[in-house]
Background:
The RNA shown here (transfer RNA) has 84 nucleotides and comes from a Candidatus Uhrbacteria bacterium.
């Protein structure tokens, strides 16, 4: 130098047929149970702003289609495999 996959919370993965992002776990906080305690069960749990309702913004970073992008294109970082 060429071809592929792959970057989504605090961590590990869902969602890709373009139409509520963060399902599900784990881990963290509160609380039940116990004399205490594990384990087990409940409830919560992006970030910002706001006394609150309630508002913005967030899917690796820029940029383009579109009414409407995590999801299609293009550019650029950063891993991982593979050719030369």
């Nucleotide at each position: 130098g060429c071809c592929g996959g792959g970057a989504u919370g605090g961590u590990g993965a869902a969602a890709c047929u373009g139409c509520c992002a963060g399902a599900c776990a784990c881990g963290c906080g509160g609380g039940a149970c116990u004399c205490a305690a594990a384990a087990u069960c409940c409830c919560g749990u992006g970030a910002c702003c706001g006394c609150a309702a309630g508002g913005u913004c967030g899917u690796g970073a820029g940029g383009g289609u579109u009414g409407g992008a995590c999801u299609c294109c293009c550019u650029c970082u950063c891993c991982c495999g593979g050719c030369a």
It matches the Rfam family "tRNA". About the family: Transfer RNA (tRNA) molecules are approximately 80 nucleotides in length. Rfam classes the family as a transfer RNA.
The prediction has a mean pLDDT of 83.
The source organism's lineage runs through Bacteria, Bacteria candidate phyla and Candidatus Uhriibacteriota.